[in-house]
RNA sequence: GGGCGUAUAGCUCAGCGGGAGAGCGCCUGACUCACAUUCAGGAGGUCACUGGUUCGAAACCAGUUACGCCCACCA
Repeated sequence: GGGCGUAUAGCUCAGCGGGAGAGCGCCUGACUCACAUUCAGGAGGUCACUGGUUCGAAACCAGUUACGCCCACCA
């Protein structure tokens, strides 16, 4: 330098162009002498960034950034 992949909640990850979600974790309450378990409820998001397409974008297109893999180059 070229190609490919990944980027969504604190963590691990789903998500076929129209409602942003699950498990774990966290908070509150119930239960208990207390803790754990269990049950009920709740908080938490610029879907990496910029622009474009579209009535509508986490998703499609272009570019950028970070990380990983492969290839090439390297006096």
Molecule: transfer RNA
Organism: Bacillota bacterium